[in-house]
RNA sequence: GGAGUCGGCCAGGCAACCGCUGCUCUUGCUUGCAAGGGUGGAGGAAAGUCCGGGCUCCUAGGGCAAGGCGCCAGGUAACACCUGGGGGACGUGAGUCCACGGAAAGUGCAACAGAAAGCAAACCGCCUAAGCGCGCGGCUUCGGCUGCGCGCCGGUAAGGGUGAAAGGGUGCGGUAAGAGCGCACCGCGCCGGUGGUAACACUCGGUGGCACGGUAAACCCCGCCCGGAGCAAGACCAAAUAGGGGAGCGCGCGGUUCAGCUUCGGCUGGAUCGCAUGUGUGGCCCACACAGACUCCCGGGUAGGUCGCUGGAGGUACGCGGUGACGCGUAUCGCAGAUGAAUGGUUGUCCUCGACAGAACCCGGCUUAUCGGCCGACUCCUUUU
Numbered sequence: 001g002g003a004g005u006c007g008g009c010c011a012g013g014c015a016a017c018c019g020c021u022g023c024u025c026u027u028g029c030u031u032g033c034a035a036g037g038g039u040g041g042a043g044g045a046a047a048g049u050c051c052g053g054g055c056u057c058c059u060a061g062g063g064c065a066a067g068g069c070g071c072c073a074g075g076u077a078a079c080a081c082c083u084g085g086g087g088g089a090c091g092u093g094a095g096u097c098c099a100c101g102g103a104a105a106g107u108g109c110a111a112c113a114g115a116a117a118g119c120a121a122a123c124c125g126c127c128u129a130a131g132c133g134c135g136c137g138g139c140u141u142c143g144g145c146u147g148c149g150c151g152c153c154g155g156u157a158a159g160g161g162u163g164a165a166a167g168g169g170u171g172c173g174g175u176a177a178g179a180g181c182g183c184a185c186c187g188c189g190c191c192g193g194u195g196g197u198a199a200c201a202c203u204c205g206g207u208g209g210c211a212c213g214g215u216a217a218a219c220c221c222c223g224c225c226c227g228g229a230g231c232a233a234g235a236c237c238a239a240a241u242a243g244g245g246g247a248g249c250g251c252g253c254g255g256u257u258c259a260g261c262u263u264c265g266g267c268u269g270g271a272u273c274g275c276a277u278g279u280g281u282g283g284c285c286c287a288c289a290c291a292g293a294c295u296c297c298c299g300g301g302u303a304g305g306u307c308g309c310u311g312g313a314g315g316u317a318c319g320c321g322g323u324g325a326c327g328c329g330u331a332u333c334g335c336a337g338a339u340g341a342a343u344g345g346u347u348g349u350c351c352u353c354g355a356c357a358g359a360a361c362c363c364g365g366c367u368u369a370u371c372g373g374c375c376g377a378c379u380c381c382u383u384u385u
Stems, first nucleotide, its partner, number of pairs: 001381010012350007020041010043356001047367002050365005055230004059287001061286004067225004071085005086100001087098004101221002106219002108215002123160002125156003131152009168186006187210001188208005193202003234307004244298005252275010277291004314333008
């Protein structure tokens, strides 16, 4: 000097004029309006509505199903998030990514090629020892023996081919030819030891010829978590209308007991137990509560105001602890609350020329979009000293 990786910060500035809005103060008055002053007023993602909660409401108690997560240890209110570690992949490296439990519970799937893609199998090839047949020889004591070739039968999975992948790899021995068939080393399984909280690791020891490919982001198995709905939640005030009309189903059955009545057959009402039906914030079952305050259709009125609504698992500074996420302590600050939806318009000027883009109950994350600038640490390359 160049090229990268990780982390943090800013998010046009200044001035003038006019305009909007929360809070607060003063004045006036027709008492809820006006005028004036002070002070505050969109984000790093406010976005997506993806995850976790706070909060509100509903019987939320138990179980199943559904759903979520999936290496280990921590952080946190909690999480599918974050931090550190282990394993794997990528990168020369700083670093980055992982949907990372189980294939020896079971089922399924893998085009084409190939003999064969899961419990095997033989296309080319090798052998043909043993058995059978044919041909050509040699020897012969004429009983037969023997060599070569071919074929059948048989053996084989070492070599070759196909494929992403073909039942461990290399070497030696052995065999008719081969094969963990045997052996050595490596690999793999199991057991033990050492280190580590653990996941795991080990240039540690023993043992076994070796149990069997891939895929679970296929079904599945295992472990853990797990009510529902949502600020258009919900609470209160005021006002108005027709607490209207129709349909459906149900208000049941049995036992015991009490009271009243009785024509002595029973009837009516209450209590209690059992069964049945219906409703109760996803489905099914049980429990519990209620007894229709249920379901559907038609029609009418109101749709106004207040709260919820911003003091929070809050921000900032410093100190201590921790590798870190983060925790603890002290001090300090008060940081938008609109409701057809507030921060806008114009002019001038500066410059690094401004992208993506606007809160609607709040917070912690993740993901996506993005112009330009600044700061810090680290890695690689080149040159010079």